Description: The part of an RNA shown here (large-subunit ribosomal RNA, domain IV) has 330 nucleotides and comes from a soil metagenome. It matches the Rfam family "Bacterial large subunit ribosomal RNA". Rfam links the family to the GO terms structural constituent of ribosome and ribosome. The full RNA is in RNAcentral, with records from MGnify. The coordinates come from a structure-prediction model, not an experiment, and the mean pLDDT is 82.
[in-house]
Context: one part of a larger RNA
């Protein structure tokens, strides 16, 4: 001097940085004191304060002793609540131990659970809701089969599957595709009859018809989907209103440059001296949208975002200091 490990530091206090990562703050008990919001449980150990060590004296309360002249009075431990002095340190919960804190939006409601060994989450799971299937010798899975599960059950149940607490809601399309019912009629294989063919046969044609399909209906918490051009109000602008094309049907309630907006650092407002993040609006939304759920939401989150206090060696800008290990010297 390097590098692991700890520990102290004037002034300033995040300027570091992708981001306060990492450290430092704060902590325990007692009193006092606690807001928005809220599904009235909660938010709450909110926040914010104030105390807290030893020693000396007094006092209050409970208890247990001794002695006497015994209604009592003197005189001791031991414990509780407090007052008041003094007293030393940077520091009194002595060490260990032991929350920073508040604000706002994204998300997933929630405890939970998952990539053993780069992911712990917004993914799974959940209570909670929706549709299919099933009357049991079922349906659904496994197995060539026989048999077995579900099932020691029996629709308040079992299988599938979509959503994902609660609150408010869940709009319009059945033209595609699937599924499910019907069908007087058309299509539809072989085999069987009939006919032609052949010495027999190969073919060849005809009637009949099964599921299927045409056709007709249901069905979107089934896969899905939810439009363009012009004109129009006595300033301008927009255009309630009209015309027109064309769909199956034109995207409604709501919400937004949102985890979804390309242009885009979009426009105005907020915050900040100075903001491409952020928060509030605003919408012809390149390409939002309602169980591929939509909107909100207390409480939770080792989830993400931006801010404000306190804090600090994260840095201006670095010093010492200590233990290990490189490393020199013998």
């Nucleotide at each position: 001097c390097a590098u692991c490990g700890a520990g102290c530091g004037a002034g300033g206090g995040a300027a570091c940085u992708a981001g306060g990562c990492a450290a430092a703050c704060u902590a325990g008990c007692c009193c006092c004191g606690u807001a928005a919001c809220u599904u009235c449980g909660g938010a709450a150990u909110a926040a914010g304060g104030g105390g807290u060590g030893c020693c000396u004296g007094c006092g209050u309360u409970u208890u247990u002793g001794g002695u006497c002249u015994c209604u009592g009075a003197c005189u001791g431990g031991a414990a509780u609540c407090g007052c008041a002095g003094g007293u030393c340190g940077c520091a009194g919960u002595a060490a260990c131990a032991a929350a920073g804190g508040g604000g706002u939006c994204c998300u997933g409601a929630c405890u939970g659970u998952u990539u053993a060994a780069u992911a712990a989450a917004a993914a799974c799971a959940c209570a909670g809701g929706g549709a299919a299937c099933c009357g049991c010798a079922a349906g659904c899975g496994c197995g060539a089969a026989a048999g077995c599960g579900u099932g020691u059950g029996a629709a308040c149940g079992g299988u599938u599957u979509c959503u994902g607490a609660a609150u408010c809601u869940u709009g319009g399309c059945c033209a595609g595709u699937a599924c499910a019912g019907g069908u007087a009629c058309c299509u539809g294989a072989a085999a069987u009859c009939c006919g032609g063919g052949u010495c027999c046969a190969a073919c060849c044609g005809g009637c009949c018809u099964a599921a299927g399909g045409g056709c007709c209906u249901g069905c979107a918490a089934a896969c899905g989907c939810c439009g363009g051009g012009a004109g129009u109000a006595a300033c301008u602008c927009u255009g309630a209103c009209u015309c027109u094309c064309u769909c199956a049907a034109g995207g409604u309630a709501g919400c937004c440059a949102a985890a979804u907006g390309c242009c885009u650092u979009g426009u105005c407002g907020g915050g900040u001296a100075a903001g491409u993040u952020c928060c509030g609006a605003c919408g012809c939304g390149c390409a939002u949208g309602a169980a591929u759920a939509g909107a909100u939401c207390a409480a939770c989150g080792a989830g993400g975002u931006c801010c404000c206090c306190g804090c600090u060696g994260u840095c201006c800008c670095c010093g010492c200091u200590u233990g290990g290990u490189a490393c020199c010297c013998g």